[in-house]
Model confidence (mean pLDDT): 80 of 100. Predicted 3D model of a 104-nucleotide RNA (SAM riboswitch aptamer (S box leader)) from a Bacteroidota bacterium. Taxonomically the source falls in Bacteroidota (Bacteria, Pseudomonadati).
RNA sequence: GGCUUAUUCAGAAAGACAGAGGGACAGGGCCCUGUGAAGUCUUAGCAACCUCCUCAACUAGGUGCUAAUUCCCUUUUUCCGCACAUACGGAAAGAAGAUAAGCG
Numbered sequence: 001g002g003c004u005u006a007u008u009c010a011g012a013a014a015g016a017c018a019g020a021g022g023g024a025c026a027g028g029g030c031c032c033u034g035u036g037a038a039g040u041c042u043u044a045g046c047a048a049c050c051u052c053c054u055c056a057a058c059u060a061g062g063u064g065c066u067a068a069u070u071c072c073c074u075u076u077u078u079c080c081g082c083a084c085a086u087a088c089g090g091a092a093a094g095a096a097g098a099u100a101a102g103c104g
Stems, first nucleotide, its partner, number of pairs: 002103007013043005021032003026074004044066003049062003070096001076093006
């Protein structure tokens, strides 16, 4: 990297090093950022997918996460507004992404 399943509008940040970008990808918007981005490390926290323990709540271990809904919209399908088509608006699902567990 591939396949399957589950979750994805909740929650949780400080310090050190570093030095200009970042918010997954493409377009658009919006936002964060020298009052210090990405990244690395330390400590703390959130959460509860897996393991252990117990079956009541915790703790411990393997991960994960700690700006904004997965930052928002656009890209697919169905339904409704609306008898039909297009456009537009709304709703649901899907796709993509992320994380976990399992499989080969």